A computed fold for a 477-nucleotide part of an RNA from an uncultured soil bacterium, annotated as small-subunit ribosomal RNA, 3' major domain.
RNAcentral holds the full RNA, with entries from ENA.
The prediction has a mean pLDDT of 84.
[in-house]
Context: one part of a larger RNA
RNA sequence: UGACGGGGGCCCGCACAAGCGGUGGAGUAUGUGGUUUAAUUCGAUGCAACGCGAAGAACCUUACCAGGGCUUGACAUGUCGCGAAUCUCUGUGAAAGCGGAGAGUGCCUUCGGGAGCGCGAACACAGGUGGUGCAUGGCUGUCUCAAGCUCGUGCCGUGAGGUGUCAGGUUAAGUCCUAUAACGAGCGCAACCCCUGUUGUUAGUUGCCAGCGAGUAAUGUCGGGAACUCUAACAAGACUGCCGGUGCAAACCGUGAGGAAGGUGGGGAUGACGUCAAAUCAUCACGGCCCUUACGGCCAGGGCUACACACGUGCUACAAUGGCGCGCACAGAGGGCUGCAAACCCGCGAGGGGGAGCCAAUCUCACAAAACGCGUCGUAGUCCGGAUCGCAGUCUGCAACUCGACUGCGUGAAGUCGGAAUCGCUAGUAAUCGCGCAUCAGCAUGGCGCGGUGAAUACGUUCCCGGGCCUUGUACA
Numbered sequence: 001u002g003a004c005g006g007g008g009g010c011c012c013g014c015a016c017a018a019g020c021g022g023u024g025g026a027g028u029a030u031g032u033g034g035u036u037u038a039a040u041u042c043g044a045u046g047c048a049a050c051g052c053g054a055a056g057a058a059c060c061u062u063a064c065c066a067g068g069g070c071u072u073g074a075c076a077u078g079u080c081g082c083g084a085a086u087c088u089c090u091g092u093g094a095a096a097g098c099g100g101a102g103a104g105u106g107c108c109u110u111c112g113g114g115a116g117c118g119c120g121a122a123c124a125c126a127g128g129u130g131g132u133g134c135a136u137g138g139c140u141g142u143c144u145c146a147a148g149c150u151c152g153u154g155c156c157g158u159g160a161g162g163u164g165u166c167a168g169g170u171u172a173a174g175u176c177c178u179a180u181a182a183c184g185a186g187c188g189c190a191a192c193c194c195c196u197g198u199u200g201u202u203a204g205u206u207g208c209c210a211g212c213g214a215g216u217a218a219u220g221u222c223g224g225g226a227a228c229u230c231u232a233a234c235a236a237g238a239c240u241g242c243c244g245g246u247g248c249a250a251a252c253c254g255u256g257a258g259g260a261a262g263g264u265g266g267g268g269a270u271g272a273c274g275u276c277a278a279a280u281c282a283u284c285a286c287g288g289c290c291c292u293u294a295c296g297g298c299c300a301g302g303g304c305u306a307c308a309c310a311c312g313u314g315c316u317a318c319a320a321u322g323g324c325g326c327g328c329a330c331a332g333a334g335g336g337c338u339g340c341a342a343a344c345c346c347g348c349g350a351g352g353g354g355g356a357g358c359c360a361a362u363c364u365c366a367c368a369a370a371a372c373g374c375g376u377c378g379u380a381g382u383c384c385g386g387a388u389c390g391c392a393g394u395c396u397g398c399a400a401c402u403c404g405a406c407u408g409c410g411u412g413a414a415g416u417c418g419g420a421a422u423c424g425c426u427a428g429u430a431a432u433c434g435c436g437c438a439u440c441a442g443c444a445u446g447g448c449g450c451g452g453u454g455a456a457u458a459c460g461u462u463c464c465c466g467g468g469c470c471u472u473g474u475a476c477a
Base pairs, nucleotide, nucleotide: 001477002476003474004473005472007471008470009469010468011467012466013465015461016460019425020424021423022422023421026316027315028314029313030312031311032310033309034307035306042053043052064302065301067299068298070296073125077124078123079121080120081119082118083117086103087102088101089100090099091098092097107114108113127291128290130289132287136285137284138280140278141276143274148187149186150185151184152183153182154163155162156161167178168177169176193268194267195266196265198236199235200234201233202232203231204230208225209224212223213222214221239262242256245253318418322377323376324375325374326373327372334365335364336363339358340357344353345352346351384415389410390409391408392407393406394405395404431453432452433451434450435449436448437447
């Protein structure tokens, strides 16, 4: 100087408390451990691994396994020889591959040949998701959106170092004020950026329809309008600016007015110096090491989907604030040309036929659902719950046996609110309801977004956890 203390003081944070809803019990989805296996590829392992890499394992992917087959190789550069590329048919085979038959000659040219391509040969080499993240770059997690981390000069100290950065206030903040052997400065904080909340100006189609006219069974449908909504560019607006109070006169704090909004308005992006030899050699790159008829490369099949079990994260429930039936409203944000697909017809349905329109404020995915109205059920393992299984189908795809999703009929398991323990959340939040997107042929209870409905509680900081500042002790570095 740090670190640590079941030392002290001060102060924060859904840290506790006050509340609301969960997890832990059930079934199931998914990840992991374990076990099994020819293989169940590899990595991630307290917080900060475990719906994680994976924004999507039937083949492919794929790295794993057993089998078939290759050795200058699937890929790059260089040398030589031959041929032309290419396409069709065919034998064998699971395919890869190996063999046969036929069609067939382009481009440039100084007519020597050349470029590109195929086959063959030899060798330099290729190749490796082989090992090392404790050799590395890059990128990332974490403490942490926590308020810290430093420097120049000066001053103090023999020196390590200190001071500044401490003290009194104050703040979300090393934020600001005052004091001060310090005076300044940098990286952070804040602000500048984006979205959102109010208004104005400009603009008026594909969006809008108040007033006027026309038309219809109905609809901005048509003429028209530019008000309103909206769209998207610019501008205004919030700064403790104003009043009074408190404070030290200051920073500031508490209140009021005006205002759409008030003291950082709400949300996002933004993550200092560093810590964990943290993660990643399997995104990629890269040092040295290792393999080279194999640890490389091709193929079809299997596996990554196994299953006495254990854990994490979800989904669905256990019902009446509900289930079911009928009726009937109201979104936002997105996607669409190998695409989204309307009307209409067929099917109980998944879906099929059909193909208008749309490169989309125009057309379409697309009926939002909870809500609301009416009816029914009457506390029952039920008209709750839907696992499991049987049959019959649909769709994608070369192909759904291992191993897809969905539909119909039947079947109807556990489960009656969950031990110890434990998680999230302070407002348009929790809870609850549906919708979209990426990946993607197909496959979502996951991820990322979007809107609808919309709470309760916070006395307080004694205690638990984590953190910040000052101080104290130390046999630790």